[in-house]
RNA sequence: GCCCCUGUCGUCUAGCGGCAAGGAUCUCGGGUUCUCAGCCCGAAGGCACGGGUUCGAUUCCCGUCAGGGGUA
Numbered sequence: 001g002c003c004c005c006u007g008u009c010g011u012c013u014a015g016c017g018g019c020a021a022g023g024a025u026c027u028c029g030g031g032u033u034c035u036c037a038g039c040c041c042g043a044a045g046g047c048a049c050g051g052g053u054u055c056g057a058u059u060c061c062c063g064u065c066a067g068g069g070g071u072a
Stems, first nucleotide, its partner, number of pairs: 001071007010025004018055001027043006048064005
C1' cells in the first nucleotide's frame, strides 16, 4: 500500500428502517444497618465524525478518523 472486521452511557454489552436507545457495572441521592459491606428504591450518563438514500437512519450507502486482523 491492498483486503477484511469493528466503533452505542466512564467500562462491558443488547438493539438486521418507525424503541421512551435496553441491561450489567461504576458514580450520585434515599432507605435498611450502631458503622461499613451487602441488599432495596431512585437519578445522572451513550449511537466516532461529515455527507447521501428514505416520509423516517443507531440500523442502509459513500468518505474521513480510530482500533484490530490478514497479505508481498
The RNA shown here (transfer RNA) has 72 nucleotides and comes from a Myxococcales bacterium. Its Rfam family is "tRNA". About the family: Transfer RNA (tRNA) molecules are approximately 80 nucleotides in length. It is annotated as a transfer RNA. RNAcentral holds the sequence, with entries from ENA.